[in-house]
RNA sequence: CGAACGCUGGCGGCGUGCCUAACACAUGCAAGUCGAACGGGGUACCUCUGAACAAGGCUUCGGCCAAGGAAAGGGACUACCUAGUGGCGGACGGGUGAGUAAUGCGUGAGCAACCUGCCCUUCGGAGGGGGACAACAGUGGGAAACCGCUGCUAAUACCGCAUAACGUGCGGAGAAGGCAUCUUCUCUGUACCAAAGAUUUAUCGCCGAGGGAUGGGCUCACGUCUGAUUAGUUUGUUGGUGAGGUAACGGCUCACCAAGACUGCGAUCAGUAGCCGGACUGAGAGGUUGAACGGCCACAUUGGGACUGAGAUACGGCCCAGACCCCUACGGGAGGCAGCAGUGGGGAAUAUUGGUCAAUGGGGGAAACCCUGAACCAGCAACGCCGCGUGAAGGAAGAAGGCUUUCGGGUUGUAAACUUCUUUUACCAGGGAAGAAAAUGACGGUACCUGGAGAAUAAGCCACGGCUAACUACGUGCCAGCAGCCGCGGUAAUACGUAGGUGGCAAGCGUUGUCCGGAUUUACUGGGUGUAAAGGGCGCGUAGGCGGGAGAGAAAGUCAGGUGUGAAAUCUAUGGGCUUAACCCGUAAACUGCACUUGAAACUUCUUUUCUUGAGUGAUGGAGAGGCAGGCGGAAUUCCUAGUGUAGCGGUGAAAUGCGUAGAUAUUAGGAGGAACACCAGUGGCGAAAGCGGCCUGCUGGACAUUAACUGACGCUGAGGCGCGAAAGCGUGGGGAGCAAACAGGAUUAGAUACCCUGGUAGUCCACGCUGUAAACGAUGGAUACUAGGUGUGGGAGGUAUCGACCCCUUUCCGUGCCGCAGCUAACGCAAUAAGUAUCCCGCCUGGGGAGUACGGCCGCAAGGUUGAAACUCAAAGGAAUUGACGGGGGCCCGCACAAGCGGUGGAGCAUGUGGUUUAAUUCGAUGCAACGCGAAGAACCUUACCAGGUCUUGACAUCCUUAGAAUCCUUAUGAAAGUAAGGAGUGCCUACGGGAGCUAAGAGACAGGUGGUGCAUGGUUGUCGUCAGCUCGUGUCGUGAGAUGUUGGGUUAAGUCCCGCAACGAGCGCAACCCUUGCUAUUAGUUGCUAACAGGUAGAGCUGAGCACUCUAAUGGGACUGCCGGUGACAAGCCGGAGGAAGGUGGGGAUGACGUCAAAUCAUCAUGCCCUUUAUGAUCUGGGCUACACACGUGCUACAAUGGAUGGUACAAAGAGAAGCAAGACCGCGAGGUGGAGCAAAUCUCAAAAAGCCAUUCUCAGUUCGGAUUGUAGUCUGCAACUCGACUACAUGAAGUCGGAAUCGCUAGUAAUCGCGGAUCAGCAUGUCGCGGUGAAUGCGUUCCCGGGCCUUGUACACACCGCCCGUCACACCACGAAAGUCGGCAACACCCGAAGCCGGUGAGCUAACAGCAAUGAGGCAGCCGUCGAAGGUGGGGUUGGUGAUUGGGGUG
Repeated sequence: CGAACGCUGGCGGCGUGCCUAACACAUGCAAGUCGAACGGGGUACCUCUGAACAAGGCUUCGGCCAAGGAAAGGGACUACCUAGUGGCGGACGGGUGAGUAAUGCGUGAGCAACCUGCCCUUCGGAGGGGGACAACAGUGGGAAACCGCUGCUAAUACCGCAUAACGUGCGGAGAAGGCAUCUUCUCUGUACCAAAGAUUUAUCGCCGAGGGAUGGGCUCACGUCUGAUUAGUUUGUUGGUGAGGUAACGGCUCACCAAGACUGCGAUCAGUAGCCGGACUGAGAGGUUGAACGGCCACAUUGGGACUGAGAUACGGCCCAGACCCCUACGGGAGGCAGCAGUGGGGAAUAUUGGUCAAUGGGGGAAACCCUGAACCAGCAACGCCGCGUGAAGGAAGAAGGCUUUCGGGUUGUAAACUUCUUUUACCAGGGAAGAAAAUGACGGUACCUGGAGAAUAAGCCACGGCUAACUACGUGCCAGCAGCCGCGGUAAUACGUAGGUGGCAAGCGUUGUCCGGAUUUACUGGGUGUAAAGGGCGCGUAGGCGGGAGAGAAAGUCAGGUGUGAAAUCUAUGGGCUUAACCCGUAAACUGCACUUGAAACUUCUUUUCUUGAGUGAUGGAGAGGCAGGCGGAAUUCCUAGUGUAGCGGUGAAAUGCGUAGAUAUUAGGAGGAACACCAGUGGCGAAAGCGGCCUGCUGGACAUUAACUGACGCUGAGGCGCGAAAGCGUGGGGAGCAAACAGGAUUAGAUACCCUGGUAGUCCACGCUGUAAACGAUGGAUACUAGGUGUGGGAGGUAUCGACCCCUUUCCGUGCCGCAGCUAACGCAAUAAGUAUCCCGCCUGGGGAGUACGGCCGCAAGGUUGAAACUCAAAGGAAUUGACGGGGGCCCGCACAAGCGGUGGAGCAUGUGGUUUAAUUCGAUGCAACGCGAAGAACCUUACCAGGUCUUGACAUCCUUAGAAUCCUUAUGAAAGUAAGGAGUGCCUACGGGAGCUAAGAGACAGGUGGUGCAUGGUUGUCGUCAGCUCGUGUCGUGAGAUGUUGGGUUAAGUCCCGCAACGAGCGCAACCCUUGCUAUUAGUUGCUAACAGGUAGAGCUGAGCACUCUAAUGGGACUGCCGGUGACAAGCCGGAGGAAGGUGGGGAUGACGUCAAAUCAUCAUGCCCUUUAUGAUCUGGGCUACACACGUGCUACAAUGGAUGGUACAAAGAGAAGCAAGACCGCGAGGUGGAGCAAAUCUCAAAAAGCCAUUCUCAGUUCGGAUUGUAGUCUGCAACUCGACUACAUGAAGUCGGAAUCGCUAGUAAUCGCGGAUCAGCAUGUCGCGGUGAAUGCGUUCCCGGGCCUUGUACACACCGCCCGUCACACCACGAAAGUCGGCAACACCCGAAGCCGGUGAGCUAACAGCAAUGAGGCAGCCGUCGAAGGUGGGGUUGGUGAUUGGGGUG
């Protein structure tokens, strides 16, 4: 918001309600009225006549009289009705928005070019005649609609005549006015034109003329959507003369004449659209919109046409044509809801076939009245706005229930219950308006008022991650789903679903759609264009825009005053009326506009006069690869000829293709030809840009400086336009040395349609023509002015100085660079050559992709260029800077990183771990470095978590409760054991005597238990980069900011170690030091250690006395700090060398691991959230497995031997361990070991022998006297138990292996290598591991390279950070688009044909009342016919637009 949809819904007031199919419409109603215009008819009443019939009476029976009856007819008065004639009204009111981009609308003017019924006012008039036609009657046709013929008739119907001007036409005279034609007025002559009556006697009508009012008509100016991929349009077109026509101007129409008219200030064409007052929004400027109300316009089924009339080209009139529909007797007729209701249809969607003329208004009428779907009311709809209610006060046991919980509670919540009170609304009853100034009220027994009963009749919707107010639980587990944007959901979801709670709004609440805002994101207010999108490739110049100083005038812009207008409603202010509000009424203001008028003259503009500084001309002068043409020159390459000369040349990273014994390359001489011009050469010069480079000549353009003679604003920019325009390319003809796309060959490579090499054609060159693009760049359009400096360079002029010239110095103009202030900038940067400050003009931009693509136009020989979209798709794309990370970027530096060395691994056998495989199970974890002799410092049972089987279920373990019993021990049966069952022994401790502690058994339930899952929920611990030198903070400063600085720089160091410098100054965690150990020493201490001197003593011995000097032990100190000297360095830090010293520049080693990285490792050390399990995933027992074995890998041991093996002899450690222990001497055994047990809880005893080494002997290069695997036999030890599955011993056996491919590891000094010793774990088991000492090297030129790391710097499209990011084809699916043989529609024109109705024109031999005429006849009229125009229709070729199309093309998304 005219809304729709979902859920919900109490009342009232005021409004609003087919936005779609201007689709089709059944039915009813929506425009009639007047009898006071007229004749007729009808009804009623009055009156006259009175038929048929007829009661009754009379009768000569032939008939007669007759009340009654009222048919039919006549007459007059009155009242009423009305088909027709006639008048007025049906041109208003009501509806709709199809068409229309201007015959429209809005605003303001004009008509001297016009009309106006009814109404108001003024003047004047209405005399006298005539002929018809409806109705009606008769008759005929037709189904009907309706029509024809004959006859009669009235009027306010029709027609002459009379009268006539202040009317009209024409003529004349005069006056006034204006706006060019002209207009108005006065006088005058002449010609022409009127009328209607009715009546109740009040009046109402009629005719002519003037004026007014109202309503219209026409004209002009300005404004009024989009598209240039619509650029030319127009023939009645533009104008004139004349005529016609109109109410009126006018090409409105016609004849003739002229050739004009419109258009870049957007014509024409195409698309869209009724316009406005206003409405919504916005601070405004604007943007969007045109429902309701009001003004204008247009339309009335579609198209055309006129008639009537004051007014129509007529919604509810007429004619014609088309479509549709209805009736029909098939001949012919009828119809038009975009009036009110209503129906069908369409649609997301929009109401009653209502009441009344009571009010307001309209038509007719003299009036009463009649008509009025206008209008006023009611009905339906939460569609909108406004108001009210659904109760109020008290009420804590903080009830119950719900939800949640840390189990205490919290929350729902004073909420409820309960007590007291009120009655709006709804309901019931009673009264009862205004709306109408006499009558008349649809609404309506309505509004309103009074009374009554009773909390009684009345709450939902959405949300709760952020934006955005409001949070928890459960379920779900990238599923289901949510979502406006960001984004949620993969097992702890405040985001899904539900619940509780909370928040918001409330008879509504959400959603969807649309518009404005925010959006300065089309920028007038109010933007940009070096790098984000954007400066045209460059010039000349047209239109246009803008433009120097002074004077004068004008007054278009501008400013001020006044006048008119800007309808009403709306908006605003204020006052008033409905109880309030919405709503309504009054007043004011406003309507920012337009027009007219009076003035001002500073600025812009226009006219004019003038000036010289802008611009141009002249004179003088020098500079230059400026352009065009002609000529000349040398060097070099190549080719040709000839000579010399011989085997190679050439080429590359290395080669090969290629050339060469037919003589190359090389070299000498001569010649040919083409192209380009070394050095000079310079961020030097010239040119508008593209571009221009040997020398000379000719022609020629421009710039600059000096001068100040001349012109006097002549200027700047520049849409279109015109020209120039690198390279490549194209056409024609030449030329062709070198180079060289394509192409060929050789290489490289996984491939190599490339890079490299050998060749080589277009082309490159010239002439003429085309193309018209480039990162055509300073990614920076042109012009002018202003705004600090410094320093180069090119051209010129002046000055000082000099005798003079040059140089130097200085001033100035023009050009070209660098640095830099202010200022600007998002930053980078720019900065007098601006990207600064201003003015003017032009080009261009408006998210990325699609796409500079498609279609169309223009240009081109082509290639292609130029102009230049959309659908669709994404939430980004982009700029500059920052911090990191990365680089087969750079610089500096370090590390057993490489190099230099020594020794290994990889090959063998064995040990051990892992993968894989196998298995009932081979439990689990660790997996690049940083898993793999790792967790495990030691699996036969146990361990043990795995498997098979046997058992238990409050449990093997913890706490609580009840009962019983001390605990405990022994025996038997059974069983594989666990266990099950039975028997016996035993009666404890404390006590305040109540009981208690501990233990055992049985029972019940709370619970225990889990090496079950998740190391990606966690704590703790650990690894790694890395013992690498780094990581940060405070304050300050710089930067818009991220951030920077400090921490960078120069040195130096092992080190962010120190010094110096510095917008930094300090500080923290790291480094270093402090700690331990080792190396020297002093002091103290002197047993279990030691023994120099003294004494004793032995087979020997610190064995003994004694001593503690020495060694040693272990506590405290000292010592080393670049302290000293020299050199070097910056008078520094430091470095180099030296002295002294046990030790020298952190002496060696250890402990010590910054901020952080790897979702690194561990839920199986431990702890722990959540999940899972509970007669089992828990517990227990026996046996088995973790020890399997085709194979692969890691880590080791032993070797392959002579620097060795074997045998014998002999020497020297350190550090440890020892009571369920180490065990000596002695004896036995070949030996493992056994027997036995001195000593020792250890500087005392034991393990304990150190080994390599040294001294001898032997072996002599071999699968060996090397090597020891494997196997056999016999044993030892530990242990309940050595089968699966222990270690050791002896004898025998004696495998592979002769130094190890690619590759790869450790180590810089007491190190590597080599040798042995000890400990932990442990009953037993060590090649592993942790320690200890002995012997004891080699090499390091150096930092190019490999790996890792640190600092600085650079590039970056990376930030999950290079194991990153990311491009294109191909395959598949979907989507939109282009092309396409064609095909099917729409639209607007054009040409021709046909030509309805109708106006106009002609004709009119037919017909003809009014007038003329005595008549004949005439005037006039009509039918008919013909013609011009003319809708629809037909034919045709084009144009334009849309749909569709096999196939095809690229694009987008996945």